[in-house]
Context: one part of a larger RNA
Molecule: large-subunit ribosomal RNA, domain II
Organism: Fibrobacter sp.
RNA sequence: GCCUGCGAGUUACGGUAUGCAGCGAGGUUAAGGAAUGGUAGUUCCGGAGCCGGAGGGAAACCGAGUCUGAAGAGGGCGAUGGAGUUGCAUGCCGUAGACCCGAAGCCAAGGUGAUCUAGUCAUGGGCAGGCUGAAGGCAGGGUAACACCUGUUGGAGGGCCGAACAGUAAUCUGUUAAAAAAGGUAGUGAUGACCUGUGACUCGGAGUGAAAGGCUAAACAAACCUGGAAAUAGCUGGCUCUCCCCGAAAUGCCUUUAGGGACAGCCUCAUACGGAUACUGGCGGAGGUAAAGCACUGGAUGGACUAGGGGGCGUCACAGCCUACCAAACCCAAUCAAACUCUGAAUGCCGCCAGUCAAUAUAUGGGAGUGAGACUGCGUGCGACAAGGUUCGCGGUCAAGAGGGAAACAGCCCGGACCAUCAACUAAGGUCCCGAAAUGCCGCUGAGUGUAAAAUGAUGUGCAGGUACAAAGACAGCCAGGAGGUUGGCUUAGAAGCAGCCAUUCCUUGAAAGAGUGCGUAAUAGCUCACUGGUCGAGUACGUGUGCGCAGAUAAUGUAACGGGGCUAAGCGGCAUACCGAAGUUAUGGAUUUAUGCUUUUAGCAUAAGUGGUAGGGGAGCAUUCCUCAGGCUGAAGAAGGCGUGCUGCGAGGCAUGCUGGAGGUACAGGAAGUGAGAAUGCAGGU
Numbered sequence: 001g002c003c004u005g006c007g008a009g010u011u012a013c014g015g016u017a018u019g020c021a022g023c024g025a026g027g028u029u030a031a032g033g034a035a036u037g038g039u040a041g042u043u044c045c046g047g048a049g050c051c052g053g054a055g056g057g058a059a060a061c062c063g064a065g066u067c068u069g070a071a072g073a074g075g076g077c078g079a080u081g082g083a084g085u086u087g088c089a090u091g092c093c094g095u096a097g098a099c100c101c102g103a104a105g106c107c108a109a110g111g112u113g114a115u116c117u118a119g120u121c122a123u124g125g126g127c128a129g130g131c132u133g134a135a136g137g138c139a140g141g142g143u144a145a146c147a148c149c150u151g152u153u154g155g156a157g158g159g160c161c162g163a164a165c166a167g168u169a170a171u172c173u174g175u176u177a178a179a180a181a182a183g184g185u186a187g188u189g190a191u192g193a194c195c196u197g198u199g200a201c202u203c204g205g206a207g208u209g210a211a212a213g214g215c216u217a218a219a220c221a222a223a224c225c226u227g228g229a230a231a232u233a234g235c236u237g238g239c240u241c242u243c244c245c246c247g248a249a250a251u252g253c254c255u256u257u258a259g260g261g262a263c264a265g266c267c268u269c270a271u272a273c274g275g276a277u278a279c280u281g282g283c284g285g286a287g288g289u290a291a292a293g294c295a296c297u298g299g300a301u302g303g304a305c306u307a308g309g310g311g312g313c314g315u316c317a318c319a320g321c322c323u324a325c326c327a328a329a330c331c332c333a334a335u336c337a338a339a340c341u342c343u344g345a346a347u348g349c350c351g352c353c354a355g356u357c358a359a360u361a362u363a364u365g366g367g368a369g370u371g372a373g374a375c376u377g378c379g380u381g382c383g384a385c386a387a388g389g390u391u392c393g394c395g396g397u398c399a400a401g402a403g404g405g406a407a408a409c410a411g412c413c414c415g416g417a418c419c420a421u422c423a424a425c426u427a428a429g430g431u432c433c434c435g436a437a438a439u440g441c442c443g444c445u446g447a448g449u450g451u452a453a454a455a456u457g458a459u460g461u462g463c464a465g466g467u468a469c470a471a472a473g474a475c476a477g478c479c480a481g482g483a484g485g486u487u488g489g490c491u492u493a494g495a496a497g498c499a500g501c502c503a504u505u506c507c508u509u510g511a512a513a514g515a516g517u518g519c520g521u522a523a524u525a526g527c528u529c530a531c532u533g534g535u536c537g538a539g540u541a542c543g544u545g546u547g548c549g550c551a552g553a554u555a556a557u558g559u560a561a562c563g564g565g566g567c568u569a570a571g572c573g574g575c576a577u578a579c580c581g582a583a584g585u586u587a588u589g590g591a592u593u594u595a596u597g598c599u600u601u602u603a604g605c606a607u608a609a610g611u612g613g614u615a616g617g618g619g620a621g622c623a624u625u626c627c628u629c630a631g632g633c634u635g636a637a638g639a640a641g642g643c644g645u646g647c648u649g650c651g652a653g654g655c656a657u658g659c660u661g662g663a664g665g666u667a668c669a670g671g672a673a674g675u676g677a678g679a680a681u682g683c684a685g686g687u
Stems, first nucleotide, its partner, number of pairs: 001687006011096013026051003032045005055062002065077004099238002102235001106228003110225003118202009127192001129161003132157001136153006165189002170185004204220001206216003241621006251264002254261002265370002267367006276360002278356008291343001292341002297337003301333003306327001308326002310323004373398007381390002403414003418590004423586003429580003432565003438577001440575005450567001456551002460548005466542004477535005483508003488502003514529001518527002591611009622676001624673005632666003641660008
C1' cells in the first nucleotide's frame, strides 16, 4: 500500500414549533396502592401537584379593572367574548462529555523510583617504567658560638616524561549506523580536588549540582505511574443508503473583535393575504454628477495700464528723473479646479394612471448556511494615470456551471446539461491539410508584415486633394557664356569675389553674370556655383491628409513571439452568398414537479410552464438487526450464507433460478434501533 472487520448527532430532563390522537372551560395525574398474569406488563384506584380559565401593583391590597396621584384629571398595563391541556412522533434550543478522534498543560492532604546519573558516608582495590632531587641527616671546611660553604645521604612535590586507567575542547568516518552518542587519527591528566568495586543515605516545587537549568533509569524550566478526566480546544481532520423540489453568502452595524460571534441582509418550509410585487409606456416631481463655463472662490500664462517696492541718477536733506527688475488692483487675450458654479445632461430615484405576465410582493412563525471571495467591463480614491496591488460603487461570470470557442487556459466570448436517438437548424468561432465546413469576389501589403514594442528616422508603396514651373520647350544631363569700373572701402606683411570689419552690395555692357555659393593660393592664378543662350522633347519640383508596410529590435537546454504543417494568400480591408459548428433550438419517444381543467376522483388524462447546482431548507423512499402478528407460514423434494445467470425498479434495491452450502429462515401490517463506510498521518487482524 491493499483486503476484511470495527469506526462518529445518542440518552435523560426541561423548553419551543409542527403533525397525529384523547378530552375540552377545562385538561392531566406523580409517588404510592389494589386486582390479575409464568414474565415484560395490563387494568382500576390515588387530584397531592401542574397548566389554562383575570388582571394590576414593589407590596399590603383591590379586582374587569388596577397602578400612579390630592383627584370623578391625565397617563401606564389590562378587560371589552373565550382554547386549552395531556400523550406520542419529528425539527431545533438549553443543562449534561452531548457528533467522533486530537493537545501542550493544571491539580492530588495518592503512589513508585538514586541498579542510570549528582553529591555524601562506610569498607575494599588500582596507578609499568623513567626523570628531577625540597626539608632533614652525616662528614669536612668555617664561626667565639651560630650563620654560612662543599661533598654525600635523603626522597619531598594538587613536580616532569610516559603505559594501564580516566577523560576529551580538533578532525575524518558513521547518520534506513556495527552503535537511539560509536569507531579511527592526533592531543589531555596519569600520587591526586586521582580512578574504581561493594554496601548505604538524600527526590518531585523536592533532591543533588567546582553552576551547564546540568542530573534525578535512552525523555527534566519541575521525573514516572495512577487519579480529577471523556480537562479545555472560537483550531485542524473525519462523519457511512437512494431519488425528487427550491437554493444562498463571502455585505451592514456592534464586538479584548478581526480565520469567532450577536442582530439585520440573502435561502428554505408552513400558514395567512390575494396582485398589493416586477417590467414597459405615458404624465408629474426632486436633484447638481458627466460635460461645459469663468458670473463667485481660488490657481496659473502673456500683454496693456499703473499703486507699492528694488536698482540707477540726482548737491547734505527734500523735490525730481530713468528703469529689458519684482508686482497689488483694474482692463484685454487664452486657461485650470474632489472640497469653484452663471449653466447642466444621460441614467438612476419618488408618485399617479394604464398595459403585459401570474413569474412576484407582504405579514407571522419553524429550520438554516454565510459574514476569507476571485477575475473581468465601466466610474472614483490610494499607489508611480505600477502590480495577477489595494479600497469603494454599478453590472457580468466563476464560486455553486457542465457543453462549444479562445492551441492548452475557474473568473474572457457564445450558451444554462431531466433521460434516450448513427435526425435537423443555428450562436460564438470558423471553412488549404492535421480537423467538420469556400482553394468565393474586389482592393491593399511584398515586409513571412501577418506570427510582440516606443520616441525617432527614411525619394517603400496605394488613395485623396494643394501650390509652382512646363510645347512661348519646363526638370535632369550635355555644349557655350559667366564680363567691365575693381585688387569696392577698411584692415593687413599680403587680403585681389572667397581670414576679418563696413556699406543706400553701386554703376556700365549685355541674352546673362553676386562688390560673389563652395574648392583652392603666401597673395595672385586656377576649378566651380548662382544667372543666361543652345541641344533634347514631356511632364517636373515641393507641401498636406490618410491606408498598408521598413528601420529602431539584444538572453539565457532546442526552432520556441501563427497550435503545427505550411501559406504571397491560406495575410489585411470591404462585399455577397453558401456551408460547418454546442448538452442552445427543433423533431420523436420516455420520466418527473407545479398550476389549471376534466374524469369511472383517491390516481389517471389533457394543457401550460418547469426539472445545472456547493453551503443549506423541504419532500418521498430502499435496505440491515431485533420484537408483535407467529405454537402461523416456509425448509433435507435442501433454510441462511457464498459464486453466477436472467428478469425487473429512475435509484437505494427486488424477484426467479443453476452450482455450492448443510439447518434454519420469515411474508403482510406495525413497533424499536449499537441501522448503511473510502477517506479521520483512523483502530485491529491478514498479506